Predicted 3D model of a 90-nucleotide RNA (SAM riboswitch aptamer (S box leader)) from Quadrisphaera sp. DSM 44207. The coordinates come from a structure-prediction model, not an experiment, and the mean pLDDT is 82.
RNA sequence: CACCCAUCCAGAGCGGCCGAGAGACCUGGCUCGACGACGCCGCAGCAACCGCCCGCGCAGGGCAGGUGCUCCCGCCAGGGCCGAUGGAGG
Numbered sequence: 001c002a003c004c005c006a007u008c009c010a011g012a013g014c015g016g017c018c019g020a021g022a023g024a025c026c027u028g029g030c031u032c033g034a035c036g037a038c039g040c041c042g043c044a045g046c047a048a049c050c051g052c053c054c055g056c057g058c059a060g061g062g063c064a065g066g067u068g069c070u071c072c073c074g075c076c077a078g079g080g081c082c083g084a085u086g087g088a089g090g
Stems, first nucleotide, its partner, number of pairs: 001090001004087005013043005021032003025079005044070003048067003051063004074082001
């Protein structure tokens, strides 16, 4: 990077920096934002997948190591081999 599979109405916050937009893309809405959004960093947390442990078990539970996540149903609808995350191989 492409393909395949699975999931996306649950869960989870404080501080510092930045300084004007943000919500993947388009359209139409709607919402958030100088009472500092979005983004980045630190710590903390959550537990989706992998991992480890208990377990007869494909049930259930635990840990928090690898990724991930911690406003709103992927904000709503339409479009689109669309988006994001994880896993196994290539």